[in-house]
């Protein structure tokens, strides 16, 4: 750049910067934001995938990550019930994080 593989309804924010966005991407929904959006810093903090230590499943040194709201919902496909296009439910697809053959 990457075949693959394992998780994604838990869990954790405050000060500065900065000045209008923000929730990946497109579409439609809903949300957050001038009582300060993305950003970038600085501290703290969660968690436990790797490596470290331990050795019975623990630890939190390193190295990522992460700290509105399920991955913020839905879109594809399948099914159940139903007057239903609505609601479920499952799976795909598509993205994150983490290890990572080549």
């Nucleotide at each position: 750049u990457g075949a693959u593989u394992a998780u994604c309804u838990a869990g954790a924010g405050u000060g500065a910067u900065g000045g209008a966005g923000a929730g990946a991407u497109u579409u439609g929904g809903c949300u957050c934001g001038a009582u300060g959006a993305a950003u970038u810093c600085a501290c703290a903090g969660c968690a436990a995938c790797c490596u470290g230590c331990g050795u019975u499943u623990g630890u939190a040194a390193g190295g990522u990550g992460c700290u509105u709201c399920u991955a913020c919902c839905a879109a594809c496909a399948a099914g159940u019930g139903u007057c239903g296009u609505a609601c479920c439910u499952u799976g795909a697809a598509u993205g994150a994080u983490a290890a990572g053959a080549g």

Source information: Predicted 3D model of a 102-nucleotide RNA (SAM riboswitch aptamer (S box leader)) from Oceanobacillus limi. It matches the Rfam family "SAM riboswitch aptamer (S box leader)". Rfam links the family to the GO term regulation of gene expression. The organism belongs to Oceanobacillus, within Bacteria. It was read from a public genome assembly, where an Rfam model found it.